[in-house]
Context: one part of a larger RNA
RNA sequence: UGACGGGGGCCCGCACAAGCAGUGGAGCAUGUGGUUUAAUUCGACGCAACGCGAAGAACCUUACCCGGGCUUGACAUCCUCCGCUAUCUCUAGAGAUAGGGAGUUCCUUCGGGACGGAGAGACAGGUGCUGCAUGGUUGUCGUCAGCUCGUGUCGUGAGAUGUUGGGUUAAGUCCCGCAACGAGCGCAACCCCUAUUCCGUGUUACCAGCAUUGAGUUGGGGACUCACGGGAGACUGCCGGUGACAAACCGGAGGAAGGUGGGGAUGACGUCAAAUCCUCAUGGCCCUUAUGUCCGGGGCUACACACGUGCUACAAUGGCCAACACAACGGGCGGCGACCUGGCGACAGGAAGCGAAUCCCUGAAAGUUGGUCCCAGUUCGGAUCGGAGGCUGCAACCCGCCUCCGUGAAGUCGGAAUUGCUAGUAAUCGCGGAUCAGAAUGCCGCGGUGAAUACGUUCCCGGGCCUUGUACA
Numbered sequence: 001u002g003a004c005g006g007g008g009g010c011c012c013g014c015a016c017a018a019g020c021a022g023u024g025g026a027g028c029a030u031g032u033g034g035u036u037u038a039a040u041u042c043g044a045c046g047c048a049a050c051g052c053g054a055a056g057a058a059c060c061u062u063a064c065c066c067g068g069g070c071u072u073g074a075c076a077u078c079c080u081c082c083g084c085u086a087u088c089u090c091u092a093g094a095g096a097u098a099g100g101g102a103g104u105u106c107c108u109u110c111g112g113g114a115c116g117g118a119g120a121g122a123c124a125g126g127u128g129c130u131g132c133a134u135g136g137u138u139g140u141c142g143u144c145a146g147c148u149c150g151u152g153u154c155g156u157g158a159g160a161u162g163u164u165g166g167g168u169u170a171a172g173u174c175c176c177g178c179a180a181c182g183a184g185c186g187c188a189a190c191c192c193c194u195a196u197u198c199c200g201u202g203u204u205a206c207c208a209g210c211a212u213u214g215a216g217u218u219g220g221g222g223a224c225u226c227a228c229g230g231g232a233g234a235c236u237g238c239c240g241g242u243g244a245c246a247a248a249c250c251g252g253a254g255g256a257a258g259g260u261g262g263g264g265a266u267g268a269c270g271u272c273a274a275a276u277c278c279u280c281a282u283g284g285c286c287c288u289u290a291u292g293u294c295c296g297g298g299g300c301u302a303c304a305c306a307c308g309u310g311c312u313a314c315a316a317u318g319g320c321c322a323a324c325a326c327a328a329c330g331g332g333c334g335g336c337g338a339c340c341u342g343g344c345g346a347c348a349g350g351a352a353g354c355g356a357a358u359c360c361c362u363g364a365a366a367g368u369u370g371g372u373c374c375c376a377g378u379u380c381g382g383a384u385c386g387g388a389g390g391c392u393g394c395a396a397c398c399c400g401c402c403u404c405c406g407u408g409a410a411g412u413c414g415g416a417a418u419u420g421c422u423a424g425u426a427a428u429c430g431c432g433g434a435u436c437a438g439a440a441u442g443c444c445g446c447g448g449u450g451a452a453u454a455c456g457u458u459c460c461c462g463g464g465c466c467u468u469g470u471a472c473a
Base pairs, nucleotide, nucleotide: 001473002472003470004469005468007467008466009465010464011463012462013461015457016456019421020420021419022418023417026312027311028310029309030308031307032306033305034303035302042053043052064298065297066296067295068294069293070292073123077122078121079119080118081117082116083115087102088101089100090099091098092097105114106113107112125287126286128285129284130283134281135280136276137275138274139272141270146185147184148183149182150181151180152161153160154159165176166175167174191264192263193262194261196232197231198230199229200228201227202226206221207220210219211218235258238252239251240250241249242248314414318373319372320371321370322369323368324367330361331360332359335354336353339350340349341348342347380411385406386405387404388403389402390401391400427449428448429447430446431445432444433443
């Protein structure tokens, strides 16, 4: 000087408390451990691994296993020779591949090149090892308020001072004081979305008045909604009080909004030899008729168990039936598909429109109204299993999703323990998207309905500043 203390003081944070909803019990989904296996590829392991890499494993992916093949190679550059490319088709084969037939390309400076085949070697190739050799990227403390420097001063020196102190703040934020005076990286602001208003522009958006229609449908309109662009607005600016005449705090006015209005992006010096050599790049090491590469099949989907994260429930604030109402974000041409017809349905056969403020996905659901059930393992719950179908795809046996009929399991609110959340939040309800042929209860977004509670900081956890002790560095 730091680090640490079941030392002290001050102060924060859904940290506790106050509250609401959960998890831990059940069934299922998913990840992990373990076990099994020919293989169940690999990585991630307290917080900060475990619906994580994976925004999507039937083949492919695929890195694993078994079997069948290749050896200048699936891919790149160079040399020599040949000219038969692509494609279609036949035979053998599980295919890779091998043999046969049809076919006889393109550019050209006429040298050749593209492309394919044969050959020789330089070389290729490796998701093989080392993240404790590395770059890059990322997590975490933590959006915590800190981390430093120049000069000066003090100290033999390590170093100190500044950065401590009195107030204040979300903040090393600002004020005052002070052997310090300044400065940098952080904080804040500048950026985006949202809340109000004005101006401009009105089509595909809108419709007050006029006409018209089944319908903003058409004429028309430029008011409103909305969209896009540009401005205004919030700054403790004003008033009162407190304060040290300061910074600031408390209350008020005006205002759509008030003291950072709400949300996002933004992550200082550093810590964890944190994570990643399987995104990529890269040193070293290793493989080279194989640790490379092609193909078929299997596996990553196993199952006595254990844990994490979720979904659905256990019902009456509910289940079922009927009628009626109101969104937002998004996506669409190898696509979204209105509408008609068939089917109980998944869907199928036709088919308009739309590269989309125009058409479609697109009936939002919870909700409202009426009816029914009457507390029961039930008209709750839907696992599991049987049967019949539909869709995608070369192909759904291992191993997809969906529909219909039947079957109806556990479960009556969950031990010790434990999680999230302070407002348009929690809870609850549906909708969209990425990935994607198909395959979400996951993920990323969107809107609808919409609470309770916070006395307080003694205690638990994490953190900041000052101080103290130390046999630690």
Predicted 3D model of a 473-nucleotide part of an RNA (small-subunit ribosomal RNA, 3' major domain) from bacterium enrichment culture clone K6Ring5Rock-111063:3.
Model confidence (mean pLDDT): 86 of 100.
It matches the Rfam family "Bacterial small subunit ribosomal RNA".
The full RNA is in RNAcentral, with records from ENA, Greengenes and SILVA.